[in-house]
């Protein structure tokens, strides 16, 4: 001199990403709770089993008639592994108890996903809302590899392949040469 490497700061993708606050629809004439009739005797008690309680359980017809999660115009905040899942401790809740098995918080975990969406499965939901996963397309941003045209440009265009431990900047380091 520095191109490997390393660290520090500051930065992009876009229907980007997450909390939080919210009018409002949904839920739903539904649970349920009152009156008449009706009907089970093995029912009922928790998504399931098991065990232990209990004597009711179910249905029709009128009357009153929620609520919770879940979404959510708008709006605020934080940010770009933003977040999402998966695994794994522990806490709860769905109940009387104990097992599954589902939701809900915490903490750890460089195991997965670059990001948006469409179809399809399964799971969560009352639910075609919506959220997750798994696939398979579309599009899109990034680098890196070929090839093209031409106004020749660290610029476009197509096609193809990786992943965010990634890309781009700027700074300090700095091995080699």
């Nucleotide at each position: 001199c520095g191109a490997a490497c390393a660290a520090a700061c500051g930065g992009a993708g876009g229907c980007g990403c997450a909390a939080c606050c919210a009018a409002g629809a949904u839920g739903a004439g539904u649970a349920a709770u009152c009156u008449a009739c009706c009907u089970a005797u093995c029912g009922c008690u928790u998504g399931g089993g098991u065990a232990g309680g209990c004597u009711u359980g179910g249905g029709u017809a009128g009357a009153u008639g929620a609520a919770a999660g879940g979404c959510g115009a708008g709006g605020u905040u934080g940010c770009c592994g933003a977040a999402g899942g998966g695994u794994g401790u522990a806490a709860g809740a769905u109940u009387u108890a104990c097992c599954c098995a589902u939701c809900u918080u915490a903490c750890a975990u460089g195991c997965c996903u670059g990001g948006u969406u469409g179809c399809a499965u399964a799971g969560g939901g009352a639910a075609u809302a919506c959220c997750u996963a798994u696939g398979u397309g579309a599009c899109u941003g990034u680098c890196g590899c070929a090839u093209g045209a031409u106004u020749u440009a660290u610029g476009c265009a197509u096609g193809c392949g990786g992943a965010g431990a990634g890309c781009c900047g700027u700074u300090u380091g700095a091995a080699a040469u």